[in-house]
RNA sequence: CCGUGCUAGGUGGGGUGCUAGGGGUGCCCUGAAUCCGAAACCCUCUUGAUGCGGAGCUGAAUUCCCGCCCGAGGGUGCAAGGUUUUCGAAACGCACUGGUUCGGUCGGCGUUGAAGAUCGGGUCCUGCGGUGGCGAUGCGUCGCGAACCGGGUCAGGUCCGGAAGGAAGCAGCCCUAAGCGGGCCGCGUCGGGUACCGAAGGGUCGCCCGAUCGGAGUCGACCGGAUCAGCAGCACCGAGGGCCGACCAUCCGACGGCGGGUGCACGG
Numbered sequence: 001c002c003g004u005g006c007u008a009g010g011u012g013g014g015g016u017g018c019u020a021g022g023g024g025u026g027c028c029c030u031g032a033a034u035c036c037g038a039a040a041c042c043c044u045c046u047u048g049a050u051g052c053g054g055a056g057c058u059g060a061a062u063u064c065c066c067g068c069c070c071g072a073g074g075g076u077g078c079a080a081g082g083u084u085u086u087c088g089a090a091a092c093g094c095a096c097u098g099g100u101u102c103g104g105u106c107g108g109c110g111u112u113g114a115a116g117a118u119c120g121g122g123u124c125c126u127g128c129g130g131u132g133g134c135g136a137u138g139c140g141u142c143g144c145g146a147a148c149c150g151g152g153u154c155a156g157g158u159c160c161g162g163a164a165g166g167a168a169g170c171a172g173c174c175c176u177a178a179g180c181g182g183g184c185c186g187c188g189u190c191g192g193g194u195a196c197c198g199a200a201g202g203g204u205c206g207c208c209c210g211a212u213c214g215g216a217g218u219c220g221a222c223c224g225g226a227u228c229a230g231c232a233g234c235a236c237c238g239a240g241g242g243c244c245g246a247c248c249a250u251c252c253g254a255c256g257g258c259g260g261g262u263g264c265a266c267g268g
Base pairs, nucleotide, nucleotide: 001268002267003266004265005264006263009058010057011056012030013029014028015027016026020046021045022044023043024042034055035054036053037052064261065260066259067258068257069256073252074251075250076249077248081244082243083242084241085240086239087238088237093234094233096230097229098228099227100226101225102224103223104222105221106220107219108218109217116213117212118211119210120209121208122207123206124202125201126200128198129197130196131195132194134191135190136189137188138187139186140185141182142181143180144179150175151174152173153172158167159166160165
């Protein structure tokens, strides 16, 4: 150096999640890697933890071990920023509501006299009086109204009497008392958030009417501008919560690349 047979090792790795912690089952990345079984209130381990049980394959190197590079992907920190939500504050932006004012359009009224001013009256309040209405009530009026203890008349029957005659008296009928009811007709009394009228006092912002002055505007609807006030719906501002999160820093790191390391027996 070559050949044969073996052994250690290997037969995927990594991130995240879970865990006191290491692995596995889950999710993700890598990219091609034997098969079977169990595993989430789970399975197996303890810093020598980098899975467990079973069956195979490969095997000292392209394949096993170590170091460096690369860097898919992921974690952490900082946090600009984005988005969403809650609360607060805020009337100076937008929106909304109302007022004032200016302009425009349309319509009405107006020199047969607008706005405005002055005066008077009314509307308003207080008590008084009159008339009416309404309500309550009393009397009148009408009707009803007493088993017996109200009246009249009292059939029958009862009683007294020798008789003539007389007495009390139920039912019925007629009537009435207390009382009940009706009509709302008449009269009286009382009352009021009552109507009208009269006279008196008070008040009079506004509105209505009238008179005088005045001498051309005025009223309504709509549109636009300015301004004042209100209003927290939107935006802005402040504070807090949820989600995402560039840049930068840092950590882990698959695949891949480079370098190094690692046996035994026999034969030639």